[in-house]
RNA sequence: GCUCUCGUGGCCUAAUGGACAAGGCAUUUGACUUCUAAUCAAGGGAUUGUGGGUUCGAGUCCCACCGAGAGUG
Numbered sequence: 001g002c003u004c005u006c007g008u009g010g011c012c013u014a015a016u017g018g019a020c021a022a023g024g025c026a027u028u029u030g031a032c033u034u035c036u037a038a039u040c041a042a043g044g045g046a047u048u049g050u051g052g053g054u055u056c057g058a059g060u061c062c063c064a065c066c067g068a069g070a071g072u073g
Stems, first nucleotide, its partner, number of pairs: 001072007010025004018056001027043005049065005
């Protein structure tokens, strides 16, 4: 350089082009406890890498760029 795959809360992982992007861990608050841990309840946290395009509608499809990984000369 070329080809392929991937990019979604702090971390990990979902979401058939369709309504408010779901769950786990973590975190915060409360309950429980002499205290801690465990357990239970509630809450906050995502411009879905960036910019365009297609569409009535895009996390999903198309293009460019950025980043990561794998393969290859």

Overview:
Transfer RNA from Selaginella moellendorffii, 73 nucleotides, folded computationally. Its Rfam family is "tRNA". The family's RNA type in Rfam is transfer RNA. NCBI's taxonomy places the organism under Eukaryota, Viridiplantae, Streptophyta, Selaginellaceae, Selaginella.